[in-house]
RNA sequence: CAUCUUCGGGGCAGGGUGAAAAUCCCGACCGGCGGUAAUAAGGUAAAACCUUUAGCCCGCGAGUCUAUUUAUUAGACAGGAUUUGGUGAGAUUCCAAAGCCGACAGUACAGUCUGGAUGGGAGAAGAUG
Numbered sequence: 001c002a003u004c005u006u007c008g009g010g011g012c013a014g015g016g017u018g019a020a021a022a023u024c025c026c027g028a029c030c031g032g033c034g035g036u037a038a039u040a041a042g043g044u045a046a047a048a049c050c051u052u053u054a055g056c057c058c059g060c061g062a063g064u065c066u067a068u069u070u071a072u073u074a075g076a077c078a079g080g081a082u083u084u085g086g087u088g089a090g091a092u093u094c095c096a097a098a099g100c101c102g103a104c105a106g107u108a109c110a111g112u113c114u115g116g117a118u119g120g121g122a123g124a125a126g127a128u129g
Base pairs, nucleotide, nucleotide: 001129002128003127004126005125006124007123014026015025016024028112029111030102031101032060033059034058035057040052041051042050043049055100056099063077064076065075066074067073082098083097084096085095086094104115105114106113
C1' cells in the first nucleotide's frame, strides 16, 4: 500500500401543573472519533520510557439537498457550547469553583421517548499478500 474480517453512543430517578408532558416547570442524568495534553495521575528503586486524561482548543463524523444509474465520488446547506481562580517558563487539556451546549421527523414545545436506523459512520483492532 492492497484485500478481507471483527468492533464502532450514553442518558430524565423523584416531584409540580394539566384532559393530555420522559416534551413545559423544579430537579436528575449523559458525553462518538482523531490530534494536542507540559513538571498532572498511574507503572518502575529511580531516570529514560510506557499507559491514561478536553462534550464546550483544532479537525472529523452523524442530517438535508444537488449532479452522476444504485454504489461511489464531488459540491452546497443546516447544526452547539467556558469562564474565573490556583500551580507553573509554558495549561481554554492539570487542580478548584461556577457556568454553558446538544441534528432532523413525530407528539403538549424532547440532548435523554418513538422513528428514519437490523442503516450510516469518523475511526479502532486483527488477518492475509